[in-house]
C1' cells in the first nucleotide's frame, strides 16, 4: 500500500422494562366572578366570539418532546457533534421565522472526565460549541535503569498493535 484479527475504558451505538421531571401544567367540561378579544412569534388573510371571545378563582387532571435506565443486541471512528443546502412534517391558510425527521457536502474530536464561559432546554437536568485542567490509551523522541520499568517533551484515529499479500 492492501487484507484480516486485535486493544484503549466511567469507550461507543441500538433497543430497552422501569423511574422522577414536565405538573396540579395542557385541554376539555362543570360552577362562580368578570366582560371583548381568540386561532403559539411576525405580516396579510380567513374563522369564531355578548346564543359570551378571553382572563381569574374552585374541582376532576394528561401526553409528547428531553432524560434516566436492569437487560439484550452489535461495535473500537466504535460513533458524536457544529455548519450549510436540500425535501418532508408540525400551528386555521400563505410568507416569513422557529422547532424536529431524512438525506447530502464540509468542519472538529484518541478516550472518558471535571470546571469556566455561549447556544439549546420548562429544567444550572440531560447535550452542546469555545477556552483550560488533570488523567487514561498510543506512538516518536530525550534521560535514567541490567532489565521490567520510570521521568521529562512532542504528535494524533488519515494512529497504534499482531499476522500476513
Nucleotide at each position: 500500500u492492501g487484507g484480516u484479527a486485535g486493544a484503549g475504558g466511567c469507550g461507543c451505538a441500538u433497543u430497552g422494562a422501569u423511574u422522577a421531571u414536565u405538573a396540579g401544567u395542557a385541554a376539555a367540561c362543570u360552577g362562580c366572578a368578570g366582560g371583548a378579544u381568540a386561532g403559539u412569534u411576525c405580516a396579510g388573510g380567513c374563522u369564531a366570539g355578548a346564543u359570551g371571545a378571553c382572563u381569574g378563582c374552585a374541582g376532576u387532571g394528561a401526553a409528547a418532546g428531553g432524560a434516566u435506565g436492569a437487560g439484550a443486541u452489535g461495535c473500537c471512528g466504535a460513533a458524536g457533534u457544529c455548519u450549510g443546502u436540500a425535501c418532508a412534517u408540525a400551528u386555521c391558510c400563505u410568507g416569513a421565522g422557529u422547532a424536529u425527521u431524512u438525506a447530502c457536502a464540509g468542519g472538529c474530536u484518541g478516550g472518558g472526565c471535571a470546571c469556566a464561559u455561549g447556544g439549546u432546554u420548562a429544567a444550572g437536568a440531560g447535550c452542546u460549541g469555545u477556552g483550560u485542567g488533570a488523567c487514561u490509551g498510543u506512538c516518536a523522541u530525550c534521560a535514567a535503569g541490567a532489565a521490567a520499568u520510570u521521568g521529562g517533551u512532542g504528535g494524533a484515529g488519515a494512529g497504534c498493535u499482531a499476522c500476513u499479500a